[in-house]
Context: one part of a larger RNA
RNA sequence: AGAUGAAUGUUGGAAGAAUGCUUCACACAUGCAAUUCAGAUGAGAAGUGGUGUUUCCAGUGGCGAAUGUGUGAGUAAUGCUUAAGAACCUGCCCUUGGGAGGGGAACAACAGUUGGAAAUGGUUACUAAUACCCCAUAGAGUUAGUACCUUUAUAAGGUAGGAUGAGGAGAAAAAGGGAGGAAUCCUCCCAAGGAGGGGCUCACAUUUGAUUAGCUAGUUGGUGAGGUAAUGGAUUACCAAGGAUUUGAUCAGUAGUUGGUCUGAGAGGAUGAUCAACCACACUGGGACUGAAACAUGAUCCAAACUCCUACGGGAGGCAACAGUGAGGAAUUUUCCUCAAUGGGAAAAAUCCUGAUGGAGCAAUGGCAUGUGAAGGAGGAAGGCUCAUGGGUUGUAAAAUUAUUUUCUCAGAGAAGAAUAAAUGAUGGUAUCUUAGGAAUAAGCAUCGACUAACUUUGUGCCAACACCUGUUGUAAAAAAGAGGAUGCAAGAGUUAUCU
Numbered sequence: 001a002g003a004u005g006a007a008u009g010u011u012g013g014a015a016g017a018a019u020g021c022u023u024c025a026c027a028c029a030u031g032c033a034a035u036u037c038a039g040a041u042g043a044g045a046a047g048u049g050g051u052g053u054u055u056c057c058a059g060u061g062g063c064g065a066a067u068g069u070g071u072g073a074g075u076a077a078u079g080c081u082u083a084a085g086a087a088c089c090u091g092c093c094c095u096u097g098g099g100a101g102g103g104g105a106a107c108a109a110c111a112g113u114u115g116g117a118a119a120u121g122g123u124u125a126c127u128a129a130u131a132c133c134c135c136a137u138a139g140a141g142u143u144a145g146u147a148c149c150u151u152u153a154u155a156a157g158g159u160a161g162g163a164u165g166a167g168g169a170g171a172a173a174a175a176g177g178g179a180g181g182a183a184u185c186c187u188c189c190c191a192a193g194g195a196g197g198g199g200c201u202c203a204c205a206u207u208u209g210a211u212u213a214g215c216u217a218g219u220u221g222g223u224g225a226g227g228u229a230a231u232g233g234a235u236u237a238c239c240a241a242g243g244a245u246u247u248g249a250u251c252a253g254u255a256g257u258u259g260g261u262c263u264g265a266g267a268g269g270a271u272g273a274u275c276a277a278c279c280a281c282a283c284u285g286g287g288a289c290u291g292a293a294a295c296a297u298g299a300u301c302c303a304a305a306c307u308c309c310u311a312c313g314g315g316a317g318g319c320a321a322c323a324g325u326g327a328g329g330a331a332u333u334u335u336c337c338u339c340a341a342u343g344g345g346a347a348a349a350a351u352c353c354u355g356a357u358g359g360a361g362c363a364a365u366g367g368c369a370u371g372u373g374a375a376g377g378a379g380g381a382a383g384g385c386u387c388a389u390g391g392g393u394u395g396u397a398a399a400a401u402u403a404u405u406u407u408c409u410c411a412g413a414g415a416a417g418a419a420u421a422a423a424u425g426a427u428g429g430u431a432u433c434u435u436a437g438g439a440a441u442a443a444g445c446a447u448c449g450a451c452u453a454a455c456u457u458u459g460u461g462c463c464a465a466c467a468c469c470u471g472u473u474g475u476a477a478a479a480a481a482g483a484g485g486a487u488g489c490a491a492g493a494g495u496u497a498u499c500u
Stems, first nucleotide, its partner, number of pairs: 001500004006496003010492001013370001018365001019363002021328001026326003030323002036062002040060002044056003070281003079206001082203001084201002088198003093194007101135004111124005142169001147159005177186003207253003215243002219241007256278004260271004284303004306317004334360001336359002342356001343354004374402002383394004408437002411434003417427001444489005449470001455484004465472002
């Protein structure tokens, strides 16, 4: 000198666009953050005098809830970055080719009965489906077998292209289910390909310590077996004794990584807030289920701690979602509005949901632009300070005079963002425009011995104090305090902390 997610005392006009628990991954009151479909389905209810239409709906069923959001505890390599690879999976979406035949048995709801304070159950009987089960149907691919070719030939390898033969095994769907007058549309199953997504492997690189030098037994490799979507000691039995390491293993400390950010002429050094990519976690530890995908933040099971309810028998909970509270701390915001736009989920659609998102509120937290007036004015007014009492300075500064209105106050008009034929705006009566009014509503902070731009006076008297450093002050202080003046920056200016 530059920088900061800053803090602090002081001062503070307005505008637009950003940022805002860096500390206790501490504990959380309350509300809300994931639903949707009646065009899958059997009941029930509302409404009507009745039927039909309509509306609502606990349950079964389908899709979604693995996205989005938050945090950085753990992790020094099962991570991240860059560059490659082979032994894989893939719901929804796109393309192509086919298919959907015949049957069956249940379980909720409802009803009866019954346990419990509650949470939530037990039992009996009935019932529907795009829920569940069985049979049939299968050209591709898989496995077994056959055939052919090659070789080191009781075995191993291959069949890219072409041809022949064999025809074994297992494996699908919603009797077309829904809408429609119909055309047709949606939905379901199989196979092949694609897109996007994901799993896996390898190379290089990735912080400190040797006052950590020895480490390893599924450890390193092989064979067989089981297992996985897939490779593999990932698992297991047997066999061999290997494997990594001073180019720093192991152990210990610290830490999410990157694009980037700050600084620097650069090389480098420091850092990893916001935004974007990846990873990990969701009260602590462990486990599996479902599913295309989880070992699942607002699912489930077990255990521990904590909080709450209880009729003491037993139960409920998880803000590192958004607001908000307490605690900690130098320190960080509203228990706000809206689905209008963008995006996501469900649905044939209307539509519904969405604390994602879009917005508003608070904070000079930083950056950018703007104002606090302009012209004019000398007897250089008064007052202040100073003085050699002549004057000098504050100072064109003020006042007087003239015009103007960024901003301010009042009033009127009033958006774009909306994609459309029309309708649809949270923001917002906001931005913006116009009329009227009147200089009106708007300047501080630090410093002034040298470094370093800026000097006198008063009182004080090694006192009171200042100070990054050098140092200053003991009766003539440009260095402490007050005043006048000056300098610097300016809605800020100083101080403190940290990095270069």

Predicted 3D model of a 500-nucleotide part of an RNA (small-subunit ribosomal RNA, 5' domain) from Sequoia sempervirens. The RNAcentral record of the full RNA draws on SILVA. Lineage of the source: Eukaryota > Streptophyta > Euphyllophyta > Spermatophyta > Sequoia. Its Rfam family is "Bacterial small subunit ribosomal RNA".